[in-house]
């Protein structure tokens, strides 16, 4: 060069046939339980869903294009 798969919270990762609110687990802050810390427990905070256009009444989800990991093939 080519094909093929990822890219969503700090981190690891789900999102069904394109439909109403965009999640969970770990982390994180408060509290609550302790003399104190650990372990529990409640509750909160944190996203341009890698960047853009495009299609649709509506995109994380589709189409094009570009970064950029990761495997193949030449």
């Nucleotide at each position: 060069g080519c094909c093929c798969g990822g890219u969503u919270a700090g981190c690891c990762c789900a999102g069904u046939u394109g439909g109403u609110u965009a999640g969970a687990g770990c982390g994180c802050u408060a509290c609550c339980u302790u003399g104190a810390c650990a372990u529990g427990g409640u509750a909160g905070a944190g996203g341009u869903c890698g960047g853009g256009c495009g299609u649709u009444c509506g995109a994380g989800u589709c189409g094009c294009c570009c970064a950029u990991c990761g495997g193949g093939c030449a």